This is a predicted structure of a 264-nucleotide part of an RNA (large-subunit ribosomal RNA, domain VI) from a mouse gut metagenome. The full RNA is in RNAcentral, with records from SILVA. It matches the Rfam family "Bacterial large subunit ribosomal RNA". Model confidence (mean pLDDT): 89 of 100.
[in-house]
Context: one part of a larger RNA
């Protein structure tokens, strides 16, 4: 820009893409078959491998500053308690998020038309013949079925809902102000390179703060007690705590501006 008014939702599916794998064991059955050795088709069930998709409850990883321990040194006058630097100083753990080696699921079932092949009926050609007319069975393959995209599918589809008929002029495929609605702007996000998308903008829980909780760490400081002391112990499952959950307008989303139909 188009989709012959302008919007907001929900969709149909032309077309395109993805997926499509396979082992072992049990049973049928030591049956059919076979002198024996051996040993099935068909059918039913179980469990794997590789591959793929999603997810983080579990098992783990990471988790650049969440907790604790600790070395050297400097500093806060000293003790104690802390802070800086040393690869994040080193070490032990670890929330959210992201993850695989973790968890769940998938290939299917079914239908249609067929290939090779196997048939029915059946002439040419009194017989025979699956074929010439006609009718069947029949593959991991083909078309559907499953998953994803999809109306610029210009062949531009469908459904529901909303908005209405203003003003100006040179009367036009014109201009202006509006409607429904949209945007700018702002607070943000399991969304994201930017954009887009999603949530929210005081008629508000969008982010921060605060409160409570979960989870993590693992028993704070101070004081008391025991011990010459190192240290231990009580107060006290303490203290601290990033992303998680719930709540709460304390702070910030202020005030506003712009675009947007007049046709059918």
């Nucleotide at each position: 820009c188009g989709u012959a008014a302008g919007a907001g939702a929900u969709u149909u599916g032309a077309a395109g893409g993805g997926a499509g794998c396979u082992g072992u064991c049990c049973u049928u059955a030591g049956u059919a078959c076979g002198a024996g050795a051996g040993g099935a088709c068909c059918g039913g069930g179980a469990u794997g491998g590789a591959c793929g998709u999603a997810c983080c409850u579990c098992u783990g990883g990471u988790g650049c500053a969440c907790c604790a321990g600790u070395u050297g040194u400097c500093g806060u006058g000293c003790c104690a308690a802390c802070g800086g630097c040393a690869c994040a100083g080193c070490u032990g753990g670890g929330u959210a998020g992201c993850u695989a080696u973790g968890u769940a699921c998938g290939g299917a079932c079914g239908g249609g038309a067929u290939a090779a092949a196997c048939g029915c009926u059946g002439a040419a050609g009194g017989c025979a013949u699956c074929u010439a007319a006609g009718c069947g069975u029949g593959a991991a393959g083909c078309c559907c079925c499953c998953c994803c995209u999809a109306a610029g599918a210009u062949g531009a589809g469908a459904u529901c809902u909303c908005u209405c008929a203003u003003c100006c002029u040179u009367u036009a495929u014109g201009g202006a102000g509006u409607a429904a609605g949209g945007g700018c702007c702002c607070a943000g996000g399991a969304a994201g390179a930017c954009u887009a998308c999603c949530u929210g903008g005081u008629u508000g829980a969008u982010a921060g703060g605060c409160a409570g909780g979960a989870g993590g760490u693992g028993g704070a400081a101070g004081c008391g007690c025991a011990g010459u002391a190192a240290u231990g112990u009580g107060u006290g499952c303490a203290g601290c705590u990033g992303a998680c959950c719930u709540g709460u307008a304390c702070u910030a989303a202020u005030c506003g501006c712009c675009c947007g139909a007049g046709g059918g």